Transfer RNA from an uncultured Clostridia bacterium, 73 nucleotides, folded computationally.
Model confidence (mean pLDDT): 81 of 100.
RNA sequence: CGGGGUGUAGCGCAGUUGGUAGCGCGCGCGGCUUGGGACCGUGAGGUCGGGAGUUCAAGUCUCUCCACUCCGA
Numbered sequence: 001c002g003g004g005g006u007g008u009a010g011c012g013c014a015g016u017u018g019g020u021a022g023c024g025c026g027c028g029c030g031g032c033u034u035g036g037g038a039c040c041g042u043g044a045g046g047u048c049g050g051g052a053g054u055u056c057a058a059g060u061c062u063c064u065c066c067a068c069u070c071c072g073a
Base pairs, nucleotide, nucleotide: 001072002071003070004069005068006067007066010025011024012023013022019056027043028042029041030040031039049065050064051063052062053061
């Protein structure tokens, strides 16, 4: 320098044909227990790496930038 992949909650990940952002773990509260763990119930927590564009509507499509990573030179 050229090309590809990834970026979504504290962590690991899903998100279909563009249509109200989810799961597991963790965390808070309650139940159960002599207590803890396990188990059960419930709750909080993200505007989706940054910006721009298309669209009635964008995590999803387009452009650009950034970070990490792989391949090539």
Description
Its Rfam family is "tRNA". Gene Ontology term of the family: triplet codon-amino acid adaptor activity. Rfam classes the family as a transfer RNA.